[in-house]
Molecule: Glycine riboswitch aptamer
Organism: Actinomycetota bacterium
RNA sequence: UGAUCCCGUGCGGGAGAGCGCUACAAGUGCAUCCUGCCGUGGCCGCCGAAGGAGCAACCUCCCCGGAAACUCUCAGGCAACCGAACCGUGCGGGAAAG
Numbered sequence: 001u002g003a004u005c006c007c008g009u010g011c012g013g014g015a016g017a018g019c020g021c022u023a024c025a026a027g028u029g030c031a032u033c034c035u036g037c038c039g040u041g042g043c044c045g046c047c048g049a050a051g052g053a054g055c056a057a058c059c060u061c062c063c064c065g066g067a068a069a070c071u072c073u074c075a076g077g078c079a080a081c082c083g084a085a086c087c088g089u090g091c092g093g094g095a096a097a098g
Base pairs, nucleotide, nucleotide: 001098004095005094006093007092008091009090010089011088012087013086018044020043021042022041023040024039027038029037030036031035045078046077047076051074052072053071054070058066059065
């Protein structure tokens, strides 16, 4: 000096599926003037790309270890916004063949 990789963070992109039904409660709230929304439970339906779990192609073979965007749906989510695996990129830090 350094391909490449890892961690943190900023920016841009970034899917799917219910604005479901119902009970209760509450206010100097929001929108309306019939009432609805915001809260807390119950019930049913649905989604997969946080996290988690399972299978296993593969990592030349065996052990160890690793391992999907497949499967499950515990968790999470189902108007928009936000968030979001992942992709690109800036910055900071670390490792590093040559």